[in-house]
Context: one part of a larger RNA
RNA sequence: GAACGAACGCUGGCGGCGUGGAUAAGACAUGCAAGUCGAACGGGAUCAGUUGAGUAGCAAUACGAGGCUGGUCUAGUGGCGAACGGGUGCGUAACACGUGGAUACAUUCCGGGAAGCGGGGGAUAGCCCAUGGAAACGUGGAUUAAUACCGCAUGUGGUCGAGAGACCAAAGACGGGGACCGCAAGGCCUGUCACUUCCCGAUUGGUCCGCGGCCUAUCAGCUAGUUGGCGGGGUAAAAGCCCACCAAGGCGACGACGGGUAGCUGGUCUGAGAGGACGACCAGCCACACUGGGACUGAGACACGGCCCAGACACCUACGGGUGGCAGCAGUCGAGAAUCUUUCACAAUGGGGGCAACCCUGAUGGAGCGACGCCGCGUGGAGGAUAAGGUCUUCGGAUUGUAAACUCCUGUCAUGCGAGAACAAGGCUGCGGGGUUAAUAGCUCAUGCAGAUUGAUGGUACCGCAAGAGGAAGAGACGGCUAACUCUGUGCCAGCAGCCGCGGUAAUACAGAGGUCUCAAGCGUUGUUC
Numbered sequence: 001g002a003a004c005g006a007a008c009g010c011u012g013g014c015g016g017c018g019u020g021g022a023u024a025a026g027a028c029a030u031g032c033a034a035g036u037c038g039a040a041c042g043g044g045a046u047c048a049g050u051u052g053a054g055u056a057g058c059a060a061u062a063c064g065a066g067g068c069u070g071g072u073c074u075a076g077u078g079g080c081g082a083a084c085g086g087g088u089g090c091g092u093a094a095c096a097c098g099u100g101g102a103u104a105c106a107u108u109c110c111g112g113g114a115a116g117c118g119g120g121g122g123a124u125a126g127c128c129c130a131u132g133g134a135a136a137c138g139u140g141g142a143u144u145a146a147u148a149c150c151g152c153a154u155g156u157g158g159u160c161g162a163g164a165g166a167c168c169a170a171a172g173a174c175g176g177g178g179a180c181c182g183c184a185a186g187g188c189c190u191g192u193c194a195c196u197u198c199c200c201g202a203u204u205g206g207u208c209c210g211c212g213g214c215c216u217a218u219c220a221g222c223u224a225g226u227u228g229g230c231g232g233g234g235u236a237a238a239a240g241c242c243c244a245c246c247a248a249g250g251c252g253a254c255g256a257c258g259g260g261u262a263g264c265u266g267g268u269c270u271g272a273g274a275g276g277a278c279g280a281c282c283a284g285c286c287a288c289a290c291u292g293g294g295a296c297u298g299a300g301a302c303a304c305g306g307c308c309c310a311g312a313c314a315c316c317u318a319c320g321g322g323u324g325g326c327a328g329c330a331g332u333c334g335a336g337a338a339u340c341u342u343u344c345a346c347a348a349u350g351g352g353g354g355c356a357a358c359c360c361u362g363a364u365g366g367a368g369c370g371a372c373g374c375c376g377c378g379u380g381g382a383g384g385a386u387a388a389g390g391u392c393u394u395c396g397g398a399u400u401g402u403a404a405a406c407u408c409c410u411g412u413c414a415u416g417c418g419a420g421a422a423c424a425a426g427g428c429u430g431c432g433g434g435g436u437u438a439a440u441a442g443c444u445c446a447u448g449c450a451g452a453u454u455g456a457u458g459g460u461a462c463c464g465c466a467a468g469a470g471g472a473a474g475a476g477a478c479g480g481c482u483a484a485c486u487c488u489g490u491g492c493c494a495g496c497a498g499c500c501g502c503g504g505u506a507a508u509a510c511a512g513a514g515g516u517c518u519c520a521a522g523c524g525u526u527g528u529u530c
Stems, first nucleotide, its partner, number of pairs: 001530004006526005013377006019370002026333003030330003035080003040077002043074009054063003087288003097212007105205002110201007118152001120150002128141005157168004172193006180187002214260003221251003226248004231243003263285004267278004290311005313324004341367001343366003349363001350361004380409004389400004413471001415466004426453001428451005433445004474519005479500003485514005495502002
């Protein structure tokens, strides 16, 4: 000199863009952060329409159990998702990461292709009944559905096998319809979505290897599943990954083993470079989710807001027993020099579910707070004489100083008023066109036209008008390094200080004042790196 996720002191007008728990991976009140599908299923509730046993009445009529049709909502069964997204850096010196290779592997959803989607069965939630418990939560009985579950058939295809051969599937739902069959439901035809088997692709991942990147020798020897083989087990998959047996190997001064420290990288800071230091924000990979261990489900987890066991901690309790996990977003306490709102919206982008409408989304988009950083702007401009006051003085004057007053002008920002965006693409409805089809139904399209619409930010940005210099300057320094000097006080005292050093009666070095210098909404100090 440059830099910083900074802190502290004094000061503080506006805006834009960034950025903000670095310490206790300490403990957490409260709310929210993962749902969705009724076009898989049987119920339940409710509304509307229709029919209507029956009741009251002499009747008109009123009420109305039950049935049917349609709409809305939905606890449960079922499907997909919940393994992404978001957080943190504890652990890890390791194929964890980076880079370059390899293959013995898997891959839900998605795209292309081939083939199929026949015929049966038994249950179980829910509902109902009974019952236990303070609660959390159960137990028994009866009954019911499915795209839930299980046989059978078929075998394009696939797996195993040298071959013969053996084994392996499936599910429906919602629309539309002329002829034909049927009392009807429907059959039948047709479209879309779904389902099953297989091949290819794409995507994502698993595994293995070469090379590379910390300190320490005051760590010199380390190793028995250790190194290799044979056989087996196991996995999606190679392998001591695991096991039995056999052999005695394997690593090491090119630093094994041990100890310490540490997430790694793209990069960031500095530097002319070489290098050195670092790894906040953003992006990729890894690891973790109160601590330790374990598996289940699943295409995928050994699973942050899943399960089981153990432990510590905290809470509820009727003392028998239960419940919880913010290193998600806000927020609280604690420790600390120190780090924000218990905000708005799904309008956009993206994600999950759904045919769709749409629903969910503390991802994300915004706003709020903090001069924490960078950048920009302003705090006025022109004229105007040596006023007063202050300071110094050789008492003549000098200086503050065109600075002020005063005159003229401008109108950025702030203020008030008016007008007012982009971010909107889509989706919906109607009418055409193309495709499918028996069909002018229906469905569909990077197709055309028309209509009514969708904005959190926000009445914000931007623009116009108005008024008026009005609301907006400080901090540090002035002995040398280093730009900037005098007076007074003090008297080796009080104090200063980055280094050299100042202060013991004229201190440009302490303290105050005037003046000056440098930066400026900041200026200094401290810490750290180069």
The part of an RNA shown here (small-subunit ribosomal RNA, 5' domain) has 530 nucleotides and comes from a wastewater metagenome. Rfam family: Bacterial small subunit ribosomal RNA. Rfam links the family to the GO terms structural constituent of ribosome and ribosome. The RNAcentral record of the full RNA draws on SILVA. The coordinates come from a structure-prediction model, not an experiment, and the mean pLDDT is 87.